Molecule: c-di-AMP riboswitch aptamer (ydaO/yuaA leader)
Organism: soil metagenome
RNA sequence: CGCCUAAAUCCGUCUGGGGCGGGUGCGGGGGAACCGAAGAAGAGGGGUGAAUCCCCGGUGAUUUAUGCUGGGGUAGAGUACUUUCAAGCUCGAACCCGUCAGCUAACCCCGCCGGCGAAAAUGGG
Numbered sequence: 001c002g003c004c005u006a007a008a009u010c011c012g013u014c015u016g017g018g019g020c021g022g023g024u025g026c027g028g029g030g031g032a033a034c035c036g037a038a039g040a041a042g043a044g045g046g047g048u049g050a051a052u053c054c055c056c057g058g059u060g061a062u063u064u065a066u067g068c069u070g071g072g073g074u075a076g077a078g079u080a081c082u083u084u085c086a087a088g089c090u091c092g093a094a095c096c097c098g099u100c101a102g103c104u105a106a107c108c109c110c111g112c113c114g115g116c117g118a119a120a121a122u123g124g125g
Stems, first nucleotide, its partner, number of pairs: 001117004008024007025112006035102001044100001045097004053073007076091004083125004
């Protein structure tokens, strides 16, 4: 300097390698009426996120299911001025709440981490 991501910036203060508070900006959750839903079963159910679903093996339990694991595909996502079409490449995870939450004005609460690159590819509009 640039990329992914909401995840940036400025100010004040203190016991000052940092802590605390505030403004702006970006993002998330809870929460009426109206609308929607309304039962039963099942131990569930829900949230952030692109990260959902399917198939074939292995493994423990072993009738299965569930768990773990290898591979293939896939909804979806990213790709450097912006957008669009095509193409190439990459991702397609992880975590949280705790029996509880549809939407939702007022209102209330919370986050601004982390991870990469020396190339910033390609063609048309």